[in-house]
RNA sequence: GCUCCCAUGGCGUAGUGGUCACUGCACUCGCCUUGCACGCGGGAGACCCGGGUUCGAUUCCCGGCGGG
Numbered sequence: 001g002c003u004c005c006c007a008u009g010g011c012g013u014a015g016u017g018g019u020c021a022c023u024g025c026a027c028u029c030g031c032c033u034u035g036c037a038c039g040c041g042g043g044a045g046a047c048c049c050g051g052g053u054u055c056g057a058u059u060c061c062c063g064g065c066g067g068g
C1' cells in the first nucleotide's frame, strides 16, 4: 500500500428497515436471613463519528477514526 472482518450499557452478547433494542455477568433497591451468601422480585445503564438512500436506518450505501 491492497484486501477481508469487527464496532450495540462497565464487560460479553442477540437483533435481515417500523414493536419498550434481547440476554448473561457486574451495579443498585427491596424481600428472605440474627447477619452474610444463595434464592426471589424491581431499577438504572448502550447502537463509534459524519454524510447519503428511504415515509422511516442499530440494520442498507459512502467516507473517517479505532481494533483484528
Base pairs, nucleotide, nucleotide: 004068005067006066010025011024012023018055027043028042029041030040031039048064049063050062051061052060